[in-house]
RNA sequence: AGUAAGGGUAGAGGUGCAAAAACCAUUAGUACUUAUGUGGAGGAGAAUGAGCUCUGAAGAAACAUGAGGAAAGGGGAAUUUGCCGAAGUGAAAGGAUGCUCAUCAUCCUGUAGCUGGUUCUGUUAUUGAAUAAAUGCGGAAUUGUCAUAUAGGAAACUAACUAUAUGGAGGGCUAUCUAGCUA
Numbered sequence: 001a002g003u004a005a006g007g008g009u010a011g012a013g014g015u016g017c018a019a020a021a022a023c024c025a026u027u028a029g030u031a032c033u034u035a036u037g038u039g040g041a042g043g044a045g046a047a048u049g050a051g052c053u054c055u056g057a058a059g060a061a062a063c064a065u066g067a068g069g070a071a072a073g074g075g076g077a078a079u080u081u082g083c084c085g086a087a088g089u090g091a092a093a094g095g096a097u098g099c100u101c102a103u104c105a106u107c108c109u110g111u112a113g114c115u116g117g118u119u120c121u122g123u124u125a126u127u128g129a130a131u132a133a134a135u136g137c138g139g140a141a142u143u144g145u146c147a148u149a150u151a152g153g154a155a156a157c158u159a160a161c162u163a164u165a166u167g168g169a170g171g172g173c174u175a176u177c178u179a180g181c182u183a
Stems, first nucleotide, its partner, number of pairs: 001182003006178006014084001016083005023076002032068007042055004047103005087115003093109006116143007124136004145168008
């Protein structure tokens, strides 16, 4: 000086990813409370079964009218913060909650695995009040990166740059430091 495994450090992709509180719309004139009338024995505790508890002729459920009237989750534009497997999904497994038990339901931890990013889309599935949105499974477009090939300007070096085509994946890519090796 070159190469550089493994490891470390710093970065790039852009409508980039995620979180937080406040605000806004929706949820919704819904749930719920209450007054009156009809009604006339059941009703409630997410669903089913078995219990248990509460409530009801001082009038249950249901229906109608009037008065009052939410919230959570999800969403929106900006702000702040943390970042570039950011993050998402998720077998298996575990935990918590639901009056008790069983089924079941919801939530949390979420490992293996899978996804480079973004956008649009599907009488596709799930969740959801929703035609919003999210996720999964497909389709299309676009974009960054690396490898290979071709061409070009440029160069005289087989480097680097641009364009096109094909293909791969983030445990990747770029830069840089370092063991070792070569001169």

Predicted 3D model of a 183-nucleotide RNA (Lysine riboswitch aptamer) from Virgibacillus profundi. Model confidence (mean pLDDT): 82 of 100. The organism belongs to Virgibacillus, within Bacteria.